[in-house]
RNA sequence: GCGCCGCUAGCUCAACUGGCAGAGCAGCUGACUCUUAAUCAGCGGGUUAUAGGUUCAAGUCCUAUGCGGCGCACCA
Numbered sequence: 001g002c003g004c005c006g007c008u009a010g011c012u013c014a015a016c017u018g019g020c021a022g023a024g025c026a027g028c029u030g031a032c033u034c035u036u037a038a039u040c041a042g043c044g045g046g047u048u049a050u051a052g053g054u055u056c057a058a059g060u061c062c063u064a065u066g067c068g069g070c071g072c073a074c075c076a
Base pairs, nucleotide, nucleotide: 001072002071003070004069005068006067007066010025011024012023013022019056027043028042029041030040031039049065050064051063052062053061
């Protein structure tokens, strides 16, 4: 340099054919009793990497860029 894959909550990951963005863990609050904590219930938490485009509607499709990974090439 070229190609492919990935980027979604603090972390790890879902989200069918484009149609209301979710789960587990973590955090917070409460209950409980078996109390360095466990269990149960509830609550909060999002610029879906960034910027554009298409569309009535985009996490999802298209373009560019950034970051990460893999492969290939270069390494005179």
Molecule: transfer RNA
Organism: Actinomycetota bacterium